[in-house]
Bacterial RNase P class A from uncultured Fibrobacter sp., 350 nucleotides, folded computationally. Its Rfam family is "Bacterial RNase P class A". About the family: Ribonuclease P (RNase P) is a ubiquitous endoribonuclease, found in archaea, bacteria and eukarya as well as chloroplasts and mitochondria. Of the family's consensus pairs, 94% are formed in the model. The same sequence occurs in records of 2 taxa. Its mean pLDDT, the model's own confidence on a scale to 100, is 76.
RNA sequence: GACGGAUGACCGCUCUUGCGAAAGCAUGGGAGGAAAGUCCGGGCACCACAAGGCAGGAUGCUGGAUAACGUCCAGGCGCAGAAAUGCGACGGAUAGCGCAGCAGAAAAUAAACCGCCUCUUCGGAGGUAAGGGUGAAAUGGCGAGGUAAGAGCUCACCGCGGACCUGGCGACAGGGACGGCAUGGCAAGCCCCAUCCGGUGCAAGACCAAGCAGAAUUCCGCUUUCUUCGGAAAGCCUGGGUAGCCUUUCCAGUUGGAGUUCGGGUAGGUUGCUUGAGGCCGCCAGUAAUGGCGGAUCCAGAUAGAUGGUCAUCGCCGACUUCGGCCGGCACAAAACCCGGCUUAUAGUC
Numbered sequence: 001g002a003c004g005g006a007u008g009a010c011c012g013c014u015c016u017u018g019c020g021a022a023a024g025c026a027u028g029g030g031a032g033g034a035a036a037g038u039c040c041g042g043g044c045a046c047c048a049c050a051a052g053g054c055a056g057g058a059u060g061c062u063g064g065a066u067a068a069c070g071u072c073c074a075g076g077c078g079c080a081g082a083a084a085u086g087c088g089a090c091g092g093a094u095a096g097c098g099c100a101g102c103a104g105a106a107a108a109u110a111a112a113c114c115g116c117c118u119c120u121u122c123g124g125a126g127g128u129a130a131g132g133g134u135g136a137a138a139u140g141g142c143g144a145g146g147u148a149a150g151a152g153c154u155c156a157c158c159g160c161g162g163a164c165c166u167g168g169c170g171a172c173a174g175g176g177a178c179g180g181c182a183u184g185g186c187a188a189g190c191c192c193c194a195u196c197c198g199g200u201g202c203a204a205g206a207c208c209a210a211g212c213a214g215a216a217u218u219c220c221g222c223u224u225u226c227u228u229c230g231g232a233a234a235g236c237c238u239g240g241g242u243a244g245c246c247u248u249u250c251c252a253g254u255u256g257g258a259g260u261u262c263g264g265g266u267a268g269g270u271u272g273c274u275u276g277a278g279g280c281c282g283c284c285a286g287u288a289a290u291g292g293c294g295g296a297u298c299c300a301g302a303u304a305g306a307u308g309g310u311c312a313u314c315g316c317c318g319a320c321u322u323c324g325g326c327c328g329g330c331a332c333a334a335a336a337c338c339c340g341g342c343u344u345a346u347a348g349u350c
Base pairs, nucleotide, nucleotide: 001350002349003348005314006313007312008311009310010309011308013030014029015028017026018025019024032332036343037342039341040340041339042338043337044201045200046199047198056197057196058195059194060193061075062074063073064072065071076090077088078087079086080085091192092191096190097189098186099185113132114131115128116127117126118125119124140158141157143155144154145153159181160179161178164175165174166173167172205271206270207269208268214262215261216260217259218258219257220256221236222235223234224233225232226231237253238252239251240250241249278297280295281294282293283292284291285290315330316329317328318327320325
């Protein structure tokens, strides 16, 4: 990295299509490499939005791929390794600010503890960064000259620096001179530079719409009053105290009956929903990521959630065994709008 127990029968669950008035019948499909974590990137949807800026966030060698990416491919450089190969937060330290514990003599316009050399009144003074010691890091390395001892003080080689030439699209590499080396480290500290980023997620959103409450209106019934007798106006309930009826009064409540319309919209339903930056096969372009063309094909769509169970045979693992068998088990884990990645889990086999 690949595969992820196999085959068959029966009984179920769910979806599509066909038939049927319905019940139902028939046909076909039915989890994954990670469906997971929800960490990045996009599609899609709604909201917001003149442009631009500030703030905030992300990314950070070069070139390419892509719808896009923090992903992938190819390359450069650095580190590790004998090699194959693996890993890299790999822009900027004369824009500014800041930091460096412990140890050590000295840690940022360096420093004299031991040692070395010179002088000495023998107490010490001066010179010295070769050597020792401390540290993550000690102001180039190494050899020679030089010197009292030393020192880029001088020189060769290596390293470093800014230009130049050559090769490369580029990161960068190579080269010969020059500079005697001069202001070292940390930006997984603030910061600076460059590029990118509006917000919320299918519980997005769209449509239909009971019941209940609200508004308007029509008809019917009843009561009272007025009346020019045609009608008009106002109002209206139910139950109980109250077991004849009426009036008054009190209490409680959903405040005459039926219908129509309206906008909002709950429950519920439909849609979004699976034909897609699709998978499969072939050819071509490209080192590759990937792209182009052609062919055949449709390959889950549930809604609190279907994808299951039983039996038979075989495979693998484990226990027991009277060696004939028998019992148990099958890694990680399971769609929920869809894609591209990353990360994590994964028995066993190859």